[in-house]
RNA sequence: GGGCAGCUAGCUCAGUUGGAAGAGCAUCCCGGUCACAUCGGGGAGGUCAUAGGUUCGACUCCUAUGCUGCCCA
Repeated sequence: GGGCAGCUAGCUCAGUUGGAAGAGCAUCCCGGUCACAUCGGGGAGGUCAUAGGUUCGACUCCUAUGCUGCCCA
């Protein structure tokens, strides 16, 4: 220098031809226990890497940039 993949909650990851975001763990509250844990119920937590574009509508499509990993030179 060229190519490919990834970037979504604190962490690990889903998101099925574009209709507007979820799970597990963690955390907080309640139940429960003599107490703790397991377990049950509920809550909070997101500029979907960044900026443009297309569209009535973008995590999803297009372009550029950044970061991480891999391959080639």
The RNA shown here (transfer RNA) has 73 nucleotides and comes from Patescibacteria group bacterium UBA2591.
NCBI's taxonomy places the organism under Bacteria, Bacteria candidate phyla.
The sequence was found in a public genome assembly.